[in-house]
């Protein structure tokens, strides 16, 4: 200095442009239990930042930061 890839819940990963963004760990809180653990219920929790397109964008487009890898 140029290219590419990626970014979603506390981890790890899902989601054809169209119904309240879900799963699996983990976390609260209840149940079981003489207690713990397992185990079952219930609950909280997320679309990197900004602006575009478009009835509707987590998805498409643009910039901007972050990381990762190739060139040089």
């Nucleotide at each position: 200095u140029g290219a590419a890839u990626u970014a979603u819940a506390g981890c790890u990963c899902a989601a054809u442009g169209g119904u309240u963004a879900g799963a699996g760990c983990g976390g609260a809180u209840c149940a079981c239990u003489c207690a713990u653990a397992a185990u079952g219920a219930u609950u909280a929790g997320a679309u990197a930042u900004u602006g575009g397109u478009u009835c509707a964008a987590u998805u498409c487009c643009a910039a901007u930061u972050a990381a990762u890898u190739c060139a040089a």
Predicted 3D model of a 72-nucleotide RNA (transfer RNA) from Intestinozyma alai. It matches the Rfam family "tRNA". Rfam classes the family as a transfer RNA. The coordinates come from a structure-prediction model, not an experiment, and the mean pLDDT is 81.